[in-house]
Molecule: TPP riboswitch aptamer (THI element)
Organism: Mesoaciditogaceae bacterium
RNA sequence: CAAUGUCCCUGGAGGAGCUCUUAAUUCCAGAGCUGAGAGGAAGGUGGAAACCUUCGACUCCUUGAACCUGACCUAGGUAAUACUAGCGGAGGGAAUGGGAAGUAACUUAGA
Numbered sequence: 001c002a003a004u005g006u007c008c009c010u011g012g013a014g015g016a017g018c019u020c021u022u023a024a025u026u027c028c029a030g031a032g033c034u035g036a037g038a039g040g041a042a043g044g045u046g047g048a049a050a051c052c053u054u055c056g057a058c059u060c061c062u063u064g065a066a067c068c069u070g071a072c073c074u075a076g077g078u079a080a081u082a083c084u085a086g087c088g089g090a091g092g093g094a095a096u097g098g099g100a101a102g103u104a105a106c107u108u109a110g111a
Base pairs, nucleotide, nucleotide: 001110002108003107006100007099008098009097010095011061012060013059014058017033018032019031020030021029026048027047028046040055041054042053043052044051045050067092068091069090073086074085075084076083
């Protein structure tokens, strides 16, 4: 400079991985890595450090790449996951909700 991609309320949607260590008549834990977020709290199941539900945190809600399928995908990258780009003018996917502010503030995928 440009934009509203800002803030609040209500309702809703989603994901929770990788590595190491130790424990078994006691416990479902501790530490490290990346990331916005990786299990914080309560309860239950059952089993050996697992799964489920509710609440919270975080992100996203059709101007939809939050997230899922494709995918035990491809290239880069890492101790390994992650992460980045592709895939993607592919397909799905949760609000046409209410208010505040106004060319300012706040915010930033932009220059």